[in-house]
RNA sequence: AAAAUUGAAUAUAAUGACACUCAUAUAACUCUCAGAAUAUGGCUGAGAAGUCUCUACCAGACAACCGUAAAUUGUCUGACUAUGGGUGGAAUUUGAAAGUCA
Repeated sequence: AAAAUUGAAUAUAAUGACACUCAUAUAACUCUCAGAAUAUGGCUGAGAAGUCUCUACCAGACAACCGUAAAUUGUCUGACUAUGGGUGGAAUUUGAAAGUCA
C1' cells in the first nucleotide's frame, strides 16, 4: 500500500406525538320545568333533543321590544372537542450498492 473483516455516520422507508391549514359534525342552535330581575332590568339552575360522534353548548358588542307585566327577540364577532385529508420541522426505528472515517 492493497484485499478481507468489524464498527460509525449516511440514502431510503416506516411510525406515534406536536404545529398550521382544509373538510365533516352543530346551527357554540332549539325545546321544557323551577326560581329571579323589571326600561339604571331582561338573569340563574336542572332536564331533553341535536352529531355515522366523545366533549361542549358559552362570552362580548349593537339594536329592537316589553309602559311595570311576564315574556324576550334579532344581528355581528370570538372557541373547544371528535374524525378524516394536506403541509411542516424535530424525535424514534430501519439503514441497501458504491463511497467516506476508524